[in-house]
RNA sequence: AGUGCUAUAGCUCAGUGGCAGAGCAGCCGCCUGCAGAGCGGCAGGUCGUUGGUUCGAACCCGACUGGCACCU
Numbered sequence: 001a002g003u004g005c006u007a008u009a010g011c012u013c014a015g016u017g018g019c020a021g022a023g024c025a026g027c028c029g030c031c032u033g034c035a036g037a038g039c040g041g042c043a044g045g046u047c048g049u050u051g052g053u054u055c056g057a058a059c060c061c062g063a064c065u066g067g068c069a070c071c072u
Base pairs, nucleotide, nucleotide: 002070003069004068005067006066007065010024011023012022013021018055026042027041028040029039030038048064049063050062051061052060
């Protein structure tokens, strides 16, 4: 060089064409003498980059970049 898989919130991951979500972490409140645990809420995303298909793309296709594996 070649082949396959993978990239979504701070972390671990769902989401296979029509609203971007969960758990943990963070912040606030309730509870407590204080804290923790528990319960409720809030915030946090140009969905790796770029082009294409489509009325519409996180999702389908191409290229590129990073990671993992295989082959040589």